[in-house]
The part of an RNA shown here (large-subunit ribosomal RNA, domain IV) has 330 nucleotides and comes from a metagenome. The full RNA is in RNAcentral, with records from SILVA. Its Rfam family is "Bacterial large subunit ribosomal RNA". Rfam links the family to the GO terms ribosome and structural constituent of ribosome. The coordinates come from a structure-prediction model, not an experiment, and the mean pLDDT is 87.

Context: one part of a larger RNA
RNA sequence: GCAUUGUUAAGGAACUCGGCAAAUUGACCCCGUAACUUCGGAAUAAGGGGUGCCUAUGUAAAAGUAGGCCGCAGAGAAUAGGCCCAAGCAACUGUUUAACAAAAACACAGGUUUCUGCUAAAUCGAAAGAUGAAGUAUAGGAGCUGACGCCUGCCCAGUGCUGGAAGGUUAAGGGGAAGAGUUAAGACUUGAUCUGAAGCUUAGAACCAAAGCCCCAGUGAACGGCGGCCGUAACUAUAACGGUCCUAAGGUAGCGAAAUUCCUUGUCAGGUAAGUUCUGACCCGCACGAAAGGCGUAAUGAUUUGGGCACUGUCUCGACAAUGUACCCG
Numbered sequence: 001g002c003a004u005u006g007u008u009a010a011g012g013a014a015c016u017c018g019g020c021a022a023a024u025u026g027a028c029c030c031c032g033u034a035a036c037u038u039c040g041g042a043a044u045a046a047g048g049g050g051u052g053c054c055u056a057u058g059u060a061a062a063a064g065u066a067g068g069c070c071g072c073a074g075a076g077a078a079u080a081g082g083c084c085c086a087a088g089c090a091a092c093u094g095u096u097u098a099a100c101a102a103a104a105a106c107a108c109a110g111g112u113u114u115c116u117g118c119u120a121a122a123u124c125g126a127a128a129g130a131u132g133a134a135g136u137a138u139a140g141g142a143g144c145u146g147a148c149g150c151c152u153g154c155c156c157a158g159u160g161c162u163g164g165a166a167g168g169u170u171a172a173g174g175g176g177a178a179g180a181g182u183u184a185a186g187a188c189u190u191g192a193u194c195u196g197a198a199g200c201u202u203a204g205a206a207c208c209a210a211a212g213c214c215c216c217a218g219u220g221a222a223c224g225g226c227g228g229c230c231g232u233a234a235c236u237a238u239a240a241c242g243g244u245c246c247u248a249a250g251g252u253a254g255c256g257a258a259a260u261u262c263c264u265u266g267u268c269a270g271g272u273a274a275g276u277u278c279u280g281a282c283c284c285g286c287a288c289g290a291a292a293g294g295c296g297u298a299a300u301g302a303u304u305u306g307g308g309c310a311c312u313g314u315c316u317c318g319a320c321a322a323u324g325u326a327c328c329c330g
Base pairs, nucleotide, nucleotide: 001325002324003323004322005321006320007319008318010316011315014314019311027051028050029049030048031047036041038147052069053068054067055066056065057064070074082309083308084307085306086305087304088303089301090300094106095105110145111144112143113142114141115140116139122131123130124129148296149295150294151293153226154225155224158223159222160219161218162217163216164215167214168213169212173208174207179202180201181200182199185195186194187193188191227245228244229243230242231241254288255285266282267281268280269279270278
């Protein structure tokens, strides 16, 4: 000097990104206990008081009661919740990146859509076969959402899915018209000529012909989407109102500078002596919004944010001690 541990005047978060770390609290008994609430909780809420020994009494034994005694200290050492207020997120217990992330991520009960009638759908496997299931729609698979409460608006034009079948288009296949090659035969102008049956080979038109697509409907807790400009009220401002263009339809309820707000430290209010954070409002939502759910919500959380009480070597600002170690001397 460093590490670990302990103590520390006065102050008490002035430290710091942040009370990180440390300190406080702590057992049992008694009293007492708020908002809120899903009436279960919240709750050990908070906040107070007590605790030893002796004698008597009491009792089955205790508890209790009365009197007394000692110490700074009686849960006499050790082990043993700090608390409160407000907000975000996730309902909750749970799960996770073995070795930088434990969370607001995943899961969850619940909700909902869709598929599946049993040799089920779905999945694995060239197949046999197996899972599903020794189950049978109160079952099984898949997707989304995620307790509970109040709710879940408009758009089917595009894409998807479901249903429809009149018309258009349409494959293999069926069908086999015309044509082509070849030669028996015939012809004459006797030639490397012309015509050319059947058969064989080739070629293949019309016509018949499914699903699909086009087409017609439905469907959003399917993929998704949910406007612009101009004018107008007897101060001004604003615009309930009107006009116009476009669209499939133009964002409803609720919420809103938000885990979303660029401008932005928006504006006002609260808290502070002083607050880019926080809380409550406002709404001008760059770019919230309703199961990629919206808004609330008691309880819960090694969660995130702001404030307060208590407490403290975090700090003002250091100091001392113990143990270990480095270093120096012998």